[in-house]
RNA sequence: UCUAAGAAAGGUGAUGGGGUCCGCCUAGACUCUCCAGUCUAAACCGCUCAAGCUGAUGACUUCUACAAUGGU
Numbered sequence: 001u002c003u004a005a006g007a008a009a010g011g012u013g014a015u016g017g018g019g020u021c022c023g024c025c026u027a028g029a030c031u032c033u034c035c036a037g038u039c040u041a042a043a044c045c046g047c048u049c050a051a052g053c054u055g056a057u058g059a060c061u062u063c064u065a066c067a068a069u070g071g072u
Stems, first nucleotide, its partner, number of pairs: 009026005016063006027040005046053002
């Protein structure tokens, strides 16, 4: 210096927030803001020919919003 692996970190998982766990993506450009900023890429952006259908979760749990029924 190059390559590979691991760790860490960032982003993301069809409507909001918290906690825990899981999956997926992670490459480049510019700039004396350089343990930073900006832009692009990837992951990601429900099903369905139509008719129509499910859901505030990726999963569990909880708060909030909406809807239905019953009680006060």